RNA sequence: UUUUGAUAAAGGCAAACAUAUCCGAAAGGUAUGGACGCAAAGCCACGGGCCUACAGAGUAAAGCUAUGGCAGCCGGGUUGCCGAA
Numbered sequence: 001u002u003u004u005g006a007u008a009a010a011g012g013c014a015a016a017c018a019u020a021u022c023c024g025a026a027a028g029g030u031a032u033g034g035a036c037g038c039a040a041a042g043c044c045a046c047g048g049g050c051c052u053a054c055a056g057a058g059u060a061a062a063g064c065u066a067u068g069g070c071a072g073c074c075g076g077g078u079u080g081c082c083g084a085a
Base pairs, nucleotide, nucleotide: 002085003084004083005082012038013037017033018032019031020030022029023028036072042078043077044076046075047074048073049070050069051068056064
């Protein structure tokens, strides 16, 4: 440096859920608690996919649509601890 994650060691993150005179139309986010799990469950919306639909156009009605979101859906980019080869 590259590939890799068996046994470790030091650590790290934090699902569901609960709370909030919290933010938001919602999806969802933030903080506190809490751990289902994770070798990148660190970071990035570039590609695919998924969620929501205030507003918008239109309709008999239903619906449609991202400029909003999901990085713990997958791929990709990028940074990193320890070990093994």